[in-house]
RNA sequence: AUGCGAAGCUAGGGGUGCCCGCCUGCGCGGGCUGAGAGAGUCUCUUCGAACCUGAUCCGGUUUGCACCGGCGAAGGAAAGCUUCUCGCGACCCGA
Repeated sequence: AUGCGAAGCUAGGGGUGCCCGCCUGCGCGGGCUGAGAGAGUCUCUUCGAACCUGAUCCGGUUUGCACCGGCGAAGGAAAGCUUCUCGCGACCCGA
């Protein structure tokens, strides 16, 4: 040089389901799981399960639902810099 970890800055990616009640309708209120249900910088950025496809999938559970598990060593999927800690130490120089 660089590696691991942590933090910061900038940029980028992503999701928003189910049930109940009201309402002509737009929509509003409540409940469940979850980090997050157009919602909080919530979460993720290649050491990538954040998220998408498969999927109007399969098994279980539930009032219901990606609620739990499989699928999944599957196929895709969005990065740069700075600082700090700890270590290694190629290469170069000197003795």
The RNA shown here (TPP riboswitch aptamer (THI element)) has 95 nucleotides and comes from Longibacter salinarum. It matches the Rfam family "TPP riboswitch aptamer (THI element)". From the family's description: Vitamin B(1) in its active form thiamin pyrophosphate (TPP) is an essential coenzyme that is synthesised by coupling of pyrimidine and thiazole moieties in bacteria. The organism belongs to Longibacter, within Bacteria.